[in-house]
RNA sequence: UGAGCAGACUGUGCAGCCGCGGAAGCGUUUUAUGCUUACGAGGAAAGUCCGGGCAUCACAGAGCAGGGUAACUGCUAACAGCAGCCGGGGGUGACCCUAGGGCCAGUGCAACAGAAAUGAUACAGCCUCAUGCAGCCUGCGCUGUAUGCGGCAACGGUGGAAAGGUGCGGUAAGAGCGCACCAGAGGGUGCGAGAGCAUCCUGCUGUGUAAACCCUACCCGAUGCAACGCUGAUUGGUGCAGGUGGUCUUAACGUCUGCUCGGCGGAUCAUCUGCAAAGGCGGCUUGAACGGUUCGGCGACGAAUCGGCUAGAUAAAUGGCUGCACCCGUUCCGCUCGGAACGGUCUACGACAGAACCCGGCUUACAGGUCUGGUCACAGC
RNA sequence: GCGGGUGUAGUUCAAUGGCAGAACACUAGCUUCCCAAGCUAGAUACGUGGGUUCGAUUCCCAUCACCCGCUCCA
Numbered sequence: 001u002g003a004g005c006a007g008a009c010u011g012u013g014c015a016g017c018c019g020c021g022g023a024a025g026c027g028u029u030u031u032a033u034g035c036u037u038a039c040g041a042g043g044a045a046a047g048u049c050c051g052g053g054c055a056u057c058a059c060a061g062a063g064c065a066g067g068g069u070a071a072c073u074g075c076u077a078a079c080a081g082c083a084g085c086c087g088g089g090g091g092u093g094a095c096c097c098u099a100g101g102g103c104c105a106g107u108g109c110a111a112c113a114g115a116a117a118u119g120a121u122a123c124a125g126c127c128u129c130a131u132g133c134a135g136c137c138u139g140c141g142c143u144g145u146a147u148g149c150g151g152c153a154a155c156g157g158u159g160g161a162a163a164g165g166u167g168c169g170g171u172a173a174g175a176g177c178g179c180a181c182c183a184g185a186g187g188g189u190g191c192g193a194g195a196g197c198a199u200c201c202u203g204c205u206g207u208g209u210a211a212a213c214c215c216u217a218c219c220c221g222a223u224g225c226a227a228c229g230c231u232g233a234u235u236g237g238u239g240c241a242g243g244u245g246g247u248c249u250u251a252a253c254g255u256c257u258g259c260u261c262g263g264c265g266g267a268u269c270a271u272c273u274g275c276a277a278a279g280g281c282g283g284c285u286u287g288a289a290c291g292g293u294u295c296g297g298c299g300a301c302g303a304a305u306c307g308g309c310u311a312g313a314u315a316a317a318u319g320g321c322u323g324c325a326c327c328c329g330u331u332c333c334g335c336u337c338g339g340a341a342c343g344g345u346c347u348a349c350g351a352c353a354g355a356a357c358c359c360g361g362c363u364u365a366c367a368g369g370u371c372u373g374g375u376c377a378c379a380g381c
Numbered sequence: 382g383c384g385g386g387u388g389u390a391g392u393u394c395a396a397u398g399g400c401a402g403a404a405c406a407c408u409a410g411c412u413u414c415c416c417a418a419g420c421u422a423g424a425u426a427c428g429u430g431g432g433u434u435c436g437a438u439u440c441c442c443a444u445c446a447c448c449c450g451c452u453c454c455a
Base pairs, nucleotide, nucleotide: 001377002376003375005373006372007371008370009369010368012325013324014323015322016321017320018319020040021039023037024036025035026034027033028032042352046363047362049361050360051359052358053357054224055223056222057221061261062260063259064258066220067219068218069217070216072084073083074082075081086100087098088097089096090095101215102214106213107212108209109208110207118163123156125152126151127150129148130147131146132145133144134143135142136141164182165181166180167179168178169177183205184204185202186201187200188199189198190197191196228282229281230280231279235455236454237453238276239275240274241273242272243271244270245269246268247267248266253265254264255263256262290307291306292305293304294303295302296301326350327344328343329342330341331340332339333338382451383450384449385448386447387446388445391405392404393403394402399435407423408422409421410420411419428444429443430442431441432440
């Protein structure tokens, strides 16, 4: 200098004018309005994919069903997240990707092609033997061909997959039949906290699929701020609670979760009283929060201490205009850096995008810019 | 805001992981003096992107679009 990798941050700025939201203070007047002050969207506020807080239902109970997760060790309020590490794959490398338990419990599926698709099989083929025919030959016999009884699975073709792979030996032809290396399985020893790694022995060698049913281990009660509490204007229905009366009875019915158990309420009819819908207030933003420093830990993270308060709207405020700068586009000069001119408006031009109970993550979208730390190649010292 | 569901021809719907089909509609031809009806033939699709698998409309993940329910009811 070029190429590439990982991480972190930012994501228009300043000034003037006019507005909007809630808060505090002051005033007018009287329940509305004026003035002043500081504050007022995001890294994803999004998708709602996970996890938790909080609230109600039994103080949230047992079993089944159902749902979820999946190497190991840790972090955490919790998680499907994060960190470290192991195995597999990719890259020269920095580094990146990985739904990564179990088809030796059982069941299912594997179309087409192919001889054969799961403990299956011989189409073409190779080989010994027997018989027939033909040729050669004095003859023993040899060669070719056909048929038959057997042996074989190397080689051919099919397929995603053909029962360990490659090579050498061996054999009538062949075969883990024997050997070497590689892949796997079982067993032993050593190391490690563990996943696992290293090494030795046994020729032990029935495919794939569990993002198919299923098995194993672990986790999950349901509903969600339109939860929920207080208050509250009118009518009818409906529901809930309480009082009175009648009827039925001790096992039905209702409810809590789909079922069983278990818990709670006796059930039903009539009548009376009260409550529940609009609206208002709370829940609501001081929080497993944020920023700085120190310490522990490889790290995720944890501990101590200091600092300030940083949106709470409810049909939904956080905006509009002007100027300058930055930025972007086009053209020209220069041609490594850079400089000048014009434009930045219309339906289209300053990326993606707008809080709605709150947090921790994940995923997705994102113009441009800044910083840090590794890697490779080339050149110079 | 919260909860749930669905995407297949132009439209309405099918399809056990193994060649994507039906009805109506469309196009061309035959038939007719012409049209309609009828007959014959044809074209047209798995919302998008990844993954698992030999193989995906189907299974899994992400994403996009659409639909439904929830303030006790009026």
Predicted 3D model of RNase P RNA and transfer RNA as a complex of 455 nucleotides. The coordinates come from a structure-prediction model, not an experiment, and the mean pLDDT is 76. It holds a member of the Rfam family "Bacterial RNase P class A". Gene Ontology terms of the family: ribonuclease P activity, tRNA processing and dimeric ribonuclease P complex. Rfam classes the family as a ribozyme.